[in-house]
RNA sequence: GGCAUGGUGGCCAAGUGGUAAGGCGUAGGUCUUGUAAACCAAAAAUCAUGGGUUCAAUCCCCAUCCGUGCCU
Numbered sequence: 001g002g003c004a005u006g007g008u009g010g011c012c013a014a015g016u017g018g019u020a021a022g023g024c025g026u027a028g029g030u031c032u033u034g035u036a037a038a039c040c041a042a043a044a045a046u047c048a049u050g051g052g053u054u055c056a057a058u059c060c061c062c063a064u065c066c067g068u069g070c071c072u
Stems, first nucleotide, its partner, number of pairs: 001071007010024003018055001026042001028040003048064005
């Protein structure tokens, strides 16, 4: 340098056009001698950045940044 693949809450991870599941964790409640376990309920992501297409973009297209792998 070329190709492929990935970037989504604090962490992991699903979702591939119609405003983002789940798990862990976090703070709260019940219980408890108790800050554990169990159960209940809650907050937290405008989806790497910028532009384009579209009525509408996490999703499609382009460029850039970063990670991984392969080739040279």

RNAcentral holds the sequence, with entries from GtRNAdb and Rfam.
Predicted 3D model of a 72-nucleotide RNA (transfer RNA) from Oryzias latipes.
The coordinates come from a structure-prediction model, not an experiment, and the mean pLDDT is 81.
A source record names the gene tRNA-Thr-TGT-6-1.
Rfam family: tRNA. It is annotated as a transfer RNA.